Lysine riboswitch aptamer from Paenibacillus lycopersici, 189 nucleotides, folded computationally.
The prediction has a mean pLDDT of 79.

RNA sequence: GGAUGAGGUAGAGGUCGCGAUGUUGAAGAGUACGUCGGAGGAAGUCCAGCAGAGACUGUCGAUUCCGAUGGAAAGGCGCCAUCGCCGAAGCCGCACGGUUUGCUGACCGCGCCGGCUGGGGUCGUUCCCGAUAAGGGGCGGAACUGUCAUGCUGUUGAUCGAAGAACAGUAUGUUGUGCUAUCUUGAUC
Numbered sequence: 001g002g003a004u005g006a007g008g009u010a011g012a013g014g015u016c017g018c019g020a021u022g023u024u025g026a027a028g029a030g031u032a033c034g035u036c037g038g039a040g041g042a043a044g045u046c047c048a049g050c051a052g053a054g055a056c057u058g059u060c061g062a063u064u065c066c067g068a069u070g071g072a073a074a075g076g077c078g079c080c081a082u083c084g085c086c087g088a089a090g091c092c093g094c095a096c097g098g099u100u101u102g103c104u105g106a107c108c109g110c111g112c113c114g115g116c117u118g119g120g121g122u123c124g125u126u127c128c129c130g131a132u133a134a135g136g137g138g139c140g141g142a143a144c145u146g147u148c149a150u151g152c153u154g155u156u157g158a159u160c161g162a163a164g165a166a167c168a169g170u171a172u173g174u175u176g177u178g179c180u181a182u183c184u185u186g187a188u189c
Stems, first nucleotide, its partner, number of pairs: 002189001005185007014086001017085006024078002033070007043057004047105005089117005094111001096109004118145002122141007146175001148173009
């Protein structure tokens, strides 16, 4: 001095990068539900199914149907603003708690214990959720994009040329425990 291992710091991908919060808008929906009238006449409700047990409502007429009148909300989605960021985040498995008890399922919260995914769309299929064709997952297809590696071409610097370096384009391939920059440090050469 160079290569390399380990650790730290700061960054890049995208104008639909990821997520959170708030205002607002549409939809939800003239729905759920309340009140009144009529019909009707014994069961009905507590996430779904099965089983069991309890609580509440109901002949002072419930559940249900028709009419009149009044009339929401949540999750999810769009715009805008702010904030935190680049395994951002999202799933899967498992454990714990909750939705009346048990089993199965679904949903909500939570733990990082482990695993998968570089990123955002799109098409097909399937599951969850749902008013939805919206949203979220799994699997698969054809493209796009970022990084790195390799090949080819071109440009720039050098007196000329070659090698090499940087940049751009193109082709192929890999993928985040990656990449770029930088700092510290061990062994070896």
Its Rfam family is "Lysine riboswitch aptamer". From the family's description: Riboswitches are metabolite binding domains within certain messenger RNAs that serve as precision sensors for their corresponding targets. Allosteric rearrangement of mRNA structure is mediated by ligand binding, and this results in modulation of gene expression. This family includes riboswitches that sense lysine in a number of genes involved in lysine metabolism, including lysC.